[in-house]
Molecule: SAM riboswitch aptamer (S box leader)
Organism: soil metagenome
């Protein structure tokens, strides 16, 4: 850099260091009673592998799908707030009564992560 799947849930003490931090832009949030950021222990449970069964093809293998199974959590992740909420576009209902504002619901983008190219 591409292609795909997820993205309402789950997860904490300690130590250093000190001012910003939530991707960006506007909200609104953490945050010197120490955020963010690294360390060490601890924990989560999304993908990949792992095991274990099924299916079609098939002599067989090899690979493919589909279910279970945390599997000595193996390899990444992750451990504030739905991805914190919005941004574009569609439908709706209510308030107004050219114009438009909320709200709710769907669909995008943008982002995170895994896993092939």
């Nucleotide at each position: 850099u591409u292609u795909u799947a997820u993205c309402c849930a789950g997860a904490g003490u300690g130590g250093c260091u000190g001012a910003g931090g939530g991707a960006c832009a506007g909200g609104c949030c953490c945050u010197g009673a120490g955020a963010c950021g690294c360390c060490a222990c601890g924990g989560c449970a999304a993908c990949c592998g792992c095991g274990c069964g099924g299916c079609a093809g098939c002599c067989a293998a090899c690979g493919g799908c589909c279910g279970c199974g945390g599997u000595u959590a193996g390899g990444u992740g992750c451990c504030a707030a739905u991805u914190c909420c919005u941004g574009c576009c569609c439908a709706a209902a209510a308030c107004a009564g050219a114009g438009g504002u909320u709200u709710u619901g769907g669909g995008g983008a943008a982002g995170a992560u895994g896993a092939g190219g």